[in-house]
Context: one part of a larger RNA
RNA sequence: AGCAAAUGGUGGAUGCCUAGGUGGCUAAAGCCGAAGAAGGACGUAGAAGACGGCGAUACGCGUCGGGGAGUUGUCAACAAAUGAUGAUCCGACGAAUUCCGAAUGGAGAAAUCCCUUCAAUCGAAAGAUUGAGGAUCCACCCGAUUUAUCGGGGAGGAGGGAGACCCGGGGAAGCGAAACAUCCUAGUACCCGGAGGAAAAGAAAUCGAAAGAGAUUCCGUUAGUAGCGGUGAGCGAACACGGAACAGCCUAAACCACGUCGCAAGAUGUGGGGUUGCAGGGUUUAGUAUAAAGUUUUGAAAAAACAGAAGAAAGUUAAGGAAUGAACUGCCAAAGAGGGUGAAAGCCCCGUAUUUGAAAUUUGAGUAAAAACUGACUGAAUACCUAAGUACCGCGAUCCACGUGAAAUGUCGCGGGAAUCUGGGGCGACCAAGCUCCAAGGCUAAAUACUUUAGCAGACCGAUAGUGAACUAGUACCGUGAGGGAAAGGUGAAAAACACCCUAUAUAAGGGAGUGAAAUAGAUCUGAAACCAUUUGCUA
Numbered sequence: 001a002g003c004a005a006a007u008g009g010u011g012g013a014u015g016c017c018u019a020g021g022u023g024g025c026u027a028a029a030g031c032c033g034a035a036g037a038a039g040g041a042c043g044u045a046g047a048a049g050a051c052g053g054c055g056a057u058a059c060g061c062g063u064c065g066g067g068g069a070g071u072u073g074u075c076a077a078c079a080a081a082u083g084a085u086g087a088u089c090c091g092a093c094g095a096a097u098u099c100c101g102a103a104u105g106g107a108g109a110a111a112u113c114c115c116u117u118c119a120a121u122c123g124a125a126a127g128a129u130u131g132a133g134g135a136u137c138c139a140c141c142c143g144a145u146u147u148a149u150c151g152g153g154g155a156g157g158a159g160g161g162a163g164a165c166c167c168g169g170g171g172a173a174g175c176g177a178a179a180c181a182u183c184c185u186a187g188u189a190c191c192c193g194g195a196g197g198a199a200a201a202g203a204a205a206u207c208g209a210a211a212g213a214g215a216u217u218c219c220g221u222u223a224g225u226a227g228c229g230g231u232g233a234g235c236g237a238a239c240a241c242g243g244a245a246c247a248g249c250c251u252a253a254a255c256c257a258c259g260u261c262g263c264a265a266g267a268u269g270u271g272g273g274g275u276u277g278c279a280g281g282g283u284u285u286a287g288u289a290u291a292a293a294g295u296u297u298u299g300a301a302a303a304a305a306c307a308g309a310a311g312a313a314a315g316u317u318a319a320g321g322a323a324u325g326a327a328c329u330g331c332c333a334a335a336g337a338g339g340g341u342g343a344a345a346g347c348c349c350c351g352u353a354u355u356u357g358a359a360a361u362u363u364g365a366g367u368a369a370a371a372a373c374u375g376a377c378u379g380a381a382u383a384c385c386u387a388a389g390u391a392c393c394g395c396g397a398u399c400c401a402c403g404u405g406a407a408a409u410g411u412c413g414c415g416g417g418a419a420u421c422u423g424g425g426g427c428g429a430c431c432a433a434g435c436u437c438c439a440a441g442g443c444u445a446a447a448u449a450c451u452u453u454a455g456c457a458g459a460c461c462g463a464u465a466g467u468g469a470a471c472u473a474g475u476a477c478c479g480u481g482a483g484g485g486a487a488a489g490g491u492g493a494a495a496a497a498c499a500c501c502c503u504a505u506a507u508a509a510g511g512g513a514g515u516g517a518a519a520u521a522g523a524u525c526u527g528a529a530a531c532c533a534u535u536u537g538c539u540a
Base pairs, nucleotide, nucleotide: 001539002538003537004536005535006534007533008532009531015525016490017489020461021460022458024456025455026454027453028452029451030450031161032160039100040099041098042055043054044053046078049075050074051073052059061094062093063092064091065090066089070082071081072080105114106113107112115134116133117132118131119130120129121128122127136158137157138156140153141152142151143150144149145148165196166194167193168192169191170190176183180230206213207212217244218243219242220241227235228234248443249442250441251387255272256271257270258269259268260267261266277421279386280385281384282382283381284380285379286378287377288376293374294373295372296371297370298369303363304362305361308356309355310354314329315328316327317326330347331346332336338350339349340348392416393415394414395413396412397411398410402428423438424437425436426435427434477484478483497524500512501511502510503509
């Protein structure tokens, strides 16, 4: 020096664990905000810091309930207090709630500075303090005049937030096409506007095909089919069928009554009437009938939510640090879900099954119910009405699975521009026949999407995993900034956390001693390997 073994050190793999995550299911909730939100800054305890709570009434105040012995949040002790005159704690309703922030008196480098009106207090005054106000826009009211402006008023409204879902207005590129231009990515990302607990859509001028269906939405399927496509890359339906959920209505017009304006024609307002395709309605006429339902006003209850309460039944023995395990003998069970307890507990504890509970508040619900008012249908005649710069056409776009194509259907811009039921639209150029529907006004629950909270369970993870985050985590740290972004869990049943002595730099550390079942459980479970030592053996 090498090799081997043993014993240690270092190191933190592995095993076990879980305080945290994660994807689901079920239920509930679905807005907050000028009465100042979301989010923050700064304060606030006997006490320096962090987290959580709270706001100058500041680890809290009041009232009404619950509850019944401890309590003064956590790290985390200490001190000093408090509680059967019922605290702490839990729930509901209130009070108070600094400054910034839409931030709104003006300004501003957010959490700061400054102005002003009225009132009150103090002061000799200057002034100070306190309270209530002072932004903009829209609508309304009042006033003024130059009639489109100004001024004034007031418990009118808006503004901002919510990382999701929805609708609308704008709208890329990297990429793919193995290059690239039409195309694709994609009407995606992103920007803007708007709304709701859902939104949107929605009661056929729909589909279909010779049979018929009967608003919309969502799922499955049709089907990667029919098609579209530098017929490339790719894009990609519908009918029918099976399900979820089901709900239908109101205007305009004709006509009638009344009012206003007008010489009149007529215009206009209110009320009635009326609402459809097998056409319907109006008007006139001839009959039958008084219901369904609707509108307005008043307006419950059951039940539920928000604290809780009661809640069965086991002992002994031995080994053990400790019994829940073993042995022996029992018991409860509408409760043998689960968790904890010194090892594995139905009967030790919390619970569980089951039963039960609310002063106030909220939901149920402006619902049920009551009252008042309005009301339905058939035949015949008539040809009065049935949504106009609309339908449609040309040109240019766009959306339809459909890229201009034979390109219908839908929508928009410019130009032209109908008919009126003997009418009009659609049926994929167009025409005929046939079938089918009735545009140019509007409303509409549910099934659907998403988020949060709670509960439940997982052939989900178990600390390099699972959230970036099981710990002071969006923290430390980095960056001018937008932004980027960690590492880091485990003593023991119980701190019983090593009094005291010795070595020592008087520190660290170690050796005794002590606690403990164990200290090779000592800042710690287990404690692999690399690596570093020591001892012994072997080899030259």
Large-subunit ribosomal RNA, domain I from a Candidatus Shapirobacteria bacterium, 540 nucleotides, folded computationally.
The coordinates come from a structure-prediction model, not an experiment, and the mean pLDDT is 80.
It was read from a public genome assembly.
Rfam family: Bacterial large subunit ribosomal RNA. Rfam links the family to the GO terms ribosome and structural constituent of ribosome.